[in-house]
RNA sequence: UGCCUAAUCGGCCGCCGCGCGGCCGAGCGGGGGAACCGGAGAGGCGCGAUCCCCGCGCCUCAGGGGCGAAUCCAGGCCUCGGCCUGGUAGGGGACUUCCCACCCCGAGCCCGUCAGCUCACCUCGCCGGCAGAUUGGGAGA
Numbered sequence: 001u002g003c004c005u006a007a008u009c010g011g012c013c014g015c016c017g018c019g020c021g022g023c024c025g026a027g028c029g030g031g032g033g034a035a036c037c038g039g040a041g042a043g044g045c046g047c048g049a050u051c052c053c054c055g056c057g058c059c060u061c062a063g064g065g066g067c068g069a070a071u072c073c074a075g076g077c078c079u080c081g082g083c084c085u086g087g088u089a090g091g092g093g094a095c096u097u098c099c100c101a102c103c104c105c106g107a108g109c110c111c112g113u114c115a116g117c118u119c120a121c122c123u124c125g126c127c128g129g130c131a132g133a134u135u136g137g138g139a140g141a
Base pairs, nucleotide, nucleotide: 001131002130003129004128008026009025010024011023012022013021014020015019027126028125029124030123031122032121037116041061042060043059044058045057046056047055048054063114064111065110066109067108072087073086074085075084076083077082090105091104092103093102095140096139097138098137099136101134
C1' cells in the first nucleotide's frame, strides 16, 4: 500500500504506552423471538372410545440446531477412532461488471435434548490469517 473475512471508523477516560483496556456513537454482521403459513419419526404400554381411524399421557430408540463458501460422491487403507487419492455443490483472486482462460479454497468451531418462518422486542460479534501478486478483451467509474 493492498488481499480474505461481518470483523471497520470516530469520540472520551485510564494504563504497564505509538499499543492495550473500559465506556459511548456510527457502520457492518449473527442469534433468539407472534399472527399467518409451514411442520408433525418408529415401537411399546395405558386412557377416551364397541373395533379401526383419531386424540392424550408415559417409556424406549433415533436426536436436533447454529456460525461459515466449506456440501456431497467414488475408490483404497485401517488399530473401525480415522487416514489417503480423485472429483463435486459452493467460494476467493488487487476500482466495478461481463466474457475466455489460469491459480487457489472446498476447513474448522459452537449450543447441549432445545430454537421452522417471524412484526414489535431481546441479545451477541467486529477476531484471525496473508501479499509484490491473475493477466487479457469489452463496457463503466

Background
c-di-AMP riboswitch aptamer (ydaO/yuaA leader) from a soil metagenome, 141 nucleotides, folded computationally. The coordinates come from a structure-prediction model, not an experiment, and the mean pLDDT is 78. Its Rfam family is "c-di-AMP riboswitch aptamer (ydaO/yuaA leader)". The family has 106 seed sequences and 7,607 matches in Rfam 15.1.